[in-house]
C1' cells in the first nucleotide's frame, strides 16, 4: 500500500426569530402574564424473553402442562453476557452451532431399489460340497469339464437422502473382521484439568445406521394477572328486568384435584358517569477516579439530578460551517433539510430498521530497510 | 398502551411431514336453446404472507419479520 476480521462511540455544528408541553417562583378573584430553568433514542419499535412493581392466600402439596438443554462463571433474573470444550467453514485474524439420551421403549423413512433396520441375491462372482449332463476309465473306484440345479457369497455394479465399519495385506471355491495392521468405534484404566473434555496405554472383532425443532427419558426452570395493575375522593342513577349456575359450595387463588377463601356469580336487555389524585420516575441511575478479575461483572471515593401528562408538547423559520447528488481544471457554482426512527409504569437482554462518520485491535498478501 | 386469534386460487373455507395442495361460489371454452338462466361436459387459475433454520423431505415442526381481525374502562 492492498484486501480484509473484530470491539468501542456518534447520530450534523452554532447564532438568532417566531411558537408547543411541564415544573419553580412571582403576580391576578380567575382567565392568564411575567421571570427562571427543563423536554426522545439508540434502537423510544417489534413485544420475543426475564425481573422490579400491584392485587389475588406472605403464592401452599401433587399431577398435568410450558420452556430451557455441552462446561465454569456473571447477574435481581434470563432463552442474556463473559471465557473455555467440542464440530464444521476460513490460507488466517475470525465465523456458525436448540450442541443431554437413539446399548430405556414407541413410532418416522414417500418414490426409487432384490434389499430401509429381526437386513436383503436384480446383474455379478463361485460352485469347494452333495446332485445332473458330458468326456476318460471295459465296469467300478475316481479323474477332467459343463454353470445345468440346490446353495455359498455382501468384495464389485445398480437404487437411493441413508445399504449394517473404511484403507491395505492376507486367506478363500468365490467371499466375507474370517485372521493381521493402520484409522474408526465400544468399554475399563492411568495422567492432566473445577468441569466440558483432552492425550496416552490395556481390552473387544465390531456388536449399538438416521431422526428427539416426532411421541418420549433425563436434569433444571417457571402459580396467575398485568399501570386499562392497585388505592383513595368525587360525580350520577331507573341500585332495575330476564335467563343459568349456587351453602349438596357457584365463583376466586386461570388446566385438574386437594387445600384455602367463600355468598354471590355470570350473560343478555335498559340506564348512569367517563372527573380528580396517588401509582409516576432517585433508579439493578448516569458521569469521572481507582482497585479485585482474563472478561462478562463486582467493591470503594467523588460529582450529578436528566421529559413525566391527557390520546399525548418536545417543532418551524432564517443565516453561516459541514455532508450528500451534480457541473468546473481550480476558486467556486446549482440542487437537497439531509438515515432508521418519536418516550406513555419501570429496568435488563435479544431481535429487526438505520445516510454517513471517528476510532481501538488484529490478520493475508506484495514491496522496502 | 396490554392480551387474544388469523394469513393456502377472485371470494369463503378443508389439508397439519412425502398427493400433481383440494372443495364450494366465481371465471374460460363447448353443448342445449330463437335468445338468457338453469342444466351437462371439458379447462385455466395458489411455488401455501416474507425471510431464515430442523429434516433425506416442511403448506405442516422452530425461528425472526410483514400484514390483517378482535377484546379489555368505571358505577350499578
Nucleotide at each position: 500500500g492492498a484486501a480484509g476480521c473484530u470491539g468501542g462511540c456518534c447520530a450534523g455544528a452554532c447564532a438568532g426569530u417566531c411558537g408547543c408541553c411541564g415544573c419553580a417562583u412571582g403576580a391576578g378573584c380567575a382567565a392568564u402574564c411575567a421571570u427562571g430553568g427543563g423536554g426522545a433514542g439508540g434502537a423510544a419499535a417489534g413485544u420475543c424473553c426475564g425481573g422490579g412493581c400491584u392485587c389475588c392466600a406472605u403464592a401452599g402439596a401433587g399431577c398435568a402442562a410450558a420452556g430451557u438443554g455441552c462446561c465454569g462463571g456473571c447477574u435481581a433474573a434470563c432463552g442474556g453476557c463473559c471465557g473455555g470444550a467440542c464440530g464444521c467453514c476460513g490460507u488466517g485474524a475470525g465465523g456458525c452451532g436448540a450442541u443431554g439420551g437413539a446399548a430405556a421403549g414407541u413410532g418416522c423413512a414417500a418414490c426409487a431399489g432384490a434389499g430401509a433396520a429381526u437386513a436383503g441375491a436384480c446383474c455379478g462372482c463361485c460352485g469347494a460340497u452333495g446332485g445332473c449332463c458330458a468326456g476318460c476309465g471295459u465296469u467300478a473306484a475316481g479323474c477332467u469339464g459343463g454353470a445345468u440345479c440346490a446353495g455359498g457369497u455382501a468384495a464389485g455394479g445398480g437404487u437411493g437422502a441413508a445399504a449394517c465399519g473404511g484403507u491395505g495385506c492376507g486367506g478363500u471355491a468365490a467371499g466375507a473382521g474370517c485372521g493381521c495392521a493402520c484409522c474408526g468405534c465400544a468399554g475399563g484404566u492411568g495422567u492432566g484439568g473445577c468441569g466440558a473434555c483432552a492425550c496416552a496405554g490395556c481390552u473387544g472383532g465390531c456388536u449399538a445406521g438416521g431422526u428427539a425443532a416426532a411421541c418420549c427419558c433425563c436434569a433444571c426452570u417457571u402459580g396467575g394477572a398485568g399501570c386499562a395493575a392497585u388505592a383513595c375522593c368525587a360525580a350520577a342513577u331507573a341500585g332495575g328486568c330476564a335467563g343459568a349456575c349456587g351453602u349438596u359450595g357457584a365463583c376466586g387463588c386461570u388446566g385438574c384435584u386437594c387445600g384455602c377463601g367463600g355468598a354471590g356469580u355470570c350473560u343478555g336487555c335498559g340506564g348512569g358517569u367517563a372527573g380528580g389524585u396517588a401509582g409516576c420516575u432517585u433508579g439493578a441511575g448516569c458521569g469521572c477516579c481507582g482497585g479485585a478479575g482474563u472478561a462478562a461483572u463486582c467493591c470503594g471515593g467523588c460529582g450529578c439530578c436528566u421529559a413525566g401528562a391527557g390520546g399525548a408538547a418536545u417543532g418551524a423559520c432564517u443565516g453561516u460551517c459541514g455532508g450528500c447528488g451534480g457541473g468546473g481544471a481550480a476558486a467556486c457554482c446549482c440542487g437537497u433539510g439531509c438515515a432508521c426512527a418519536g418516550a406513555a409504569c419501570c429496568c435488563g437482554g435479544c431481535u429487526u430498521a438505520u445516510c454517513g462518520g471517528c476510532u481501538g485491535g488484529c490478520u493475508u498478501c506484495a514491496c522496502a530497510a | 398502551c396490554u392480551c387474544g386469534c388469523u394469513g393456502u386460487a377472485g371470494c369463503g373455507c378443508a389439508g397439519c411431514g412425502g398427493a400433481g395442495a383440494g372443495c364450494g361460489c366465481g371465471c374460460c371454452u363447448c353443448g342445449u336453446u330463437c335468445g338468457g338462466g338453469a342444466c351437462g361436459a371439458g379447462g385455466a387459475g395458489a411455488c401455501c404472507g416474507a425471510g431464515g433454520g430442523u429434516u433425506c423431505g416442511a403448506u405442516u415442526c422452530c425461528u425472526u419479520c410483514c400484514g390483517g381481525c378482535g377484546a379489555g374502562a368505571c358505577c350499578a
Record summary:
Two RNAs folded together computationally: RNase P RNA and transfer RNA, 445 nucleotides in total. The coordinates come from a structure-prediction model, not an experiment, and the mean pLDDT is 81.